[in-house]
RNA sequence: GCCUUCGUAGCAUAGUGGCAUUGCGCCUGUUUCGUAAACAGGAAGUCGUGAGUUCGAUUCCCACCGGAGGCU
Numbered sequence: 001g002c003c004u005u006c007g008u009a010g011c012a013u014a015g016u017g018g019c020a021u022u023g024c025g026c027c028u029g030u031u032u033c034g035u036a037a038a039c040a041g042g043a044a045g046u047c048g049u050g051a052g053u054u055c056g057a058u059u060c061c062c063a064c065c066g067g068a069g070g071c072u
Base pairs, nucleotide, nucleotide: 001071002070003069004068005067006066007065010024011023012022018055026042027041028040029039030038048064049063050062052060
C1' cells in the first nucleotide's frame, strides 16, 4: 500500500428501509433485624464521524477514523 470483517446504553448483544432489542450492571420501591435473592418500577443511546440516495437510513452507496484478520 491492497483485501476482508467489525464499530449500537457502563459491559455484552439483537435488529436486511418505517417508534432501537435483550441480558448483566446502575437507581428507586416492596420484602428482611440487616444483607443477598425474589418481585415491581425507572434512568441511561448524536446506532464511530461526515457526505449522498430516499417521503423515510442503525440498515443502502461513498469517503474518513478506530479495532481484528489476511496479502504483498